The RNA shown here (Bacterial RNase P class A) has 361 nucleotides and comes from a Clostridia bacterium. Model confidence (mean pLDDT): 76 of 100. The organism belongs to Clostridia, within Bacteria.
[in-house]
RNA sequence: CGAGCAGGUUGGGUGAUCGCGGGCACAGGCGCCGAAAGGCCGUGAACGAGGAAAGUCCGGGCUCCAUAGGGCAAGGGUGCCGGGUAACUCCCGGUGAAGGCGACUUCAAGGAAAGUGCAACAGAAAUAAACCGCCUCCGUUGUCUCCGGACAAUGGCGGUAAGGGUGGAAAGGCGAGGCAAGAGCUCACCGGUUCCCUGGUGACAGGGAGCGCUCUGUAAACCCCACCUGGAGCAACACCGUGAUCGGGGGCACAUGGGCUGCCCGUCCGUCCCCGAGGGGUGGCUUGAGCUGUGCAGUGAUGCAUGGCCUAGACAGAUGAUCAUCCACGACAGAACCCGGCUUACAGACCUGCUCCUGCG
Numbered sequence: 001c002g003a004g005c006a007g008g009u010u011g012g013g014u015g016a017u018c019g020c021g022g023g024c025a026c027a028g029g030c031g032c033c034g035a036a037a038g039g040c041c042g043u044g045a046a047c048g049a050g051g052a053a054a055g056u057c058c059g060g061g062c063u064c065c066a067u068a069g070g071g072c073a074a075g076g077g078u079g080c081c082g083g084g085u086a087a088c089u090c091c092c093g094g095u096g097a098a099g100g101c102g103a104c105u106u107c108a109a110g111g112a113a114a115g116u117g118c119a120a121c122a123g124a125a126a127u128a129a130a131c132c133g134c135c136u137c138c139g140u141u142g143u144c145u146c147c148g149g150a151c152a153a154u155g156g157c158g159g160u161a162a163g164g165g166u167g168g169a170a171a172g173g174c175g176a177g178g179c180a181a182g183a184g185c186u187c188a189c190c191g192g193u194u195c196c197c198u199g200g201u202g203a204c205a206g207g208g209a210g211c212g213c214u215c216u217g218u219a220a221a222c223c224c225c226a227c228c229u230g231g232a233g234c235a236a237c238a239c240c241g242u243g244a245u246c247g248g249g250g251g252c253a254c255a256u257g258g259g260c261u262g263c264c265c266g267u268c269c270g271u272c273c274c275c276g277a278g279g280g281g282u283g284g285c286u287u288g289a290g291c292u293g294u295g296c297a298g299u300g301a302u303g304c305a306u307g308g309c310c311u312a313g314a315c316a317g318a319u320g321a322u323c324a325u326c327c328a329c330g331a332c333a334g335a336a337c338c339c340g341g342c343u344u345a346c347a348g349a350c351c352u353g354c355u356c357c358u359g360c361g
Stems, first nucleotide, its partner, number of pairs: 001359001002356009012326007020048002024044003029041001031040003050332001054343002057341005062233004074229003078226002080094005095109001096107004110224002115222002117218003131164002133160003137156008172190002175187003191213001192211008237283004245277008257269004290309008327330001
């Protein structure tokens, strides 16, 4: 060099001009919009999307509602051990299993002897076994005979899980002994299980002894066991003010308009007050489990101490356009209450550590 494994960084750069957004500083008119609450207008310098802002799948903060305690039900992608964290189904470090020569990767990893379901096809048989084969015994037939029987073919009652065949899976594996033939029937080794000892916080590992040890798989099938769980969500919620219009109730004392009706009474509209519906404004809103440098503790996730920094906050919703220039010619993609994760999408560029060669130099 080649072929790989693991982790990380970046996500066009620079300059100019014109815009847009919120805050800050300065300045200003008794200005403008609005019923009010409240809002608007100038100039300046700085700041202004992401690693996923996404999916909205988990876990929290925050807000309101509900809430004695216990049980049942319902729900849960909680289910090896230890640690981290505000918390988690996340992260770190281990254990076990599986894969890879290896660096390393993957695993929803409790229970299948509580019960139920399912397991196509093949196969004699699928949780239950005799199809072929092997063997004893009892017959039949044939051949041979040293007349005791032997051999071959065939029928039957049985024995047998060694061998064949089917299958993903066939009654622990393998070897020896044993047997009529076989079989944990017996034994050694491996495997399993129970108990003990040792090491470890623990999952578990190592060792010893006993037990010959039938009893498949599937729980991301129902289920069982243990554990966990109030509901709704920023369009939450709080405050300010309450227009037009609509509905309900009361009054018409002062003053007094119109309709029915020319007049009186009555009644309706109207007017005044109260209540409700209704549209509006402000806050919530970004200083936060925040980012970052250093030191210490820890294998690590992370924690502690200390210094520095402030880095979008809209509500029709800003983050753009043009020009110049350079290169490798630029992917996926756009905040909307805020965090921690997971998952998914992603052109290219770069960095670090490690593995493998009967290869090439």
The model forms 93% of the base pairs in the Rfam consensus.